RNAcentral holds the sequence, with entries from ENA, Rfam and Ribocentre.
c-di-GMP-I riboswitch aptamer from Ferrimonas marina, 75 nucleotides, folded computationally.
Lineage of the source: Bacteria > Pseudomonadota > Gammaproteobacteria > Alteromonadales > Ferrimonas.
The prediction has a mean pLDDT of 77.
RNA sequence: GGACUAACCCGCCAAACUGGUUGCGAGGCCAGGACGGAAAGCCACGGAUCUCACGAAGACCGCCGGGUUGCGUAC
Repeated sequence: GGACUAACCCGCCAAACUGGUUGCGAGGCCAGGACGGAAAGCCACGGAUCUCACGAAGACCGCCGGGUUGCGUAC
C1' cells in the first nucleotide's frame, strides 16, 4: 500500500430474561446476565418493522442497504 476471507483477538460490546427508573406507547437509561457480534462504533440517508395523543410526531443502526471513522490481517 492493500483484498475483506481464513485464522487470531489479552481486551471491547452485550440478545433473551430479572430488578430499578423513565416515557401515553414503541422504547430509553442503570445493575445483574450472556444468546451472539470484526464494526453489535457513529449517522434515521433509503427501504422494512413498531408506537401514539395521527403529524411538519416518535421508536428501532443487534432487520437490510448506504455514508463515515476504526481494529485485525492473508498478500